[in-house]
Molecule: transfer RNA
Organism: rhizosphere metagenome
């Protein structure tokens, strides 16, 4: 240079035949119980789905480019 994979909440990931509200664990806050902390329980906050077009009635999901970042070749 070329190939081929990732990219979602602070972290680790799930969602892939396009379709109703975008989820889970950890973590974070508040509250419950303690003498006080851990633990255990409720409740919550936290996401422009990496970006920019584009196709659709509808895009986290499909197309294209673009940046980051692994791997493979050379």
């Nucleotide at each position: 240079u070329g190939c081929c994979g990732c990219u979602u909440a602070g972290c680790u990931c799930a969602g892939u035949u396009g379709g109703u509200u975008a989820g889970a664990g950890c973590g974070c806050a508040u509250c419950u119980c303690u003498g006080a902390u851990a633990a255990a329980g409720a409740u919550g906050a936290g996401g422009u789905c990496a970006c920019u077009g584009g196709u659709u009635c509808a895009a986290a999901u499909c197309c294209a480019g673009u940046a980051g970042u692994g791997g493979c070749a050379a």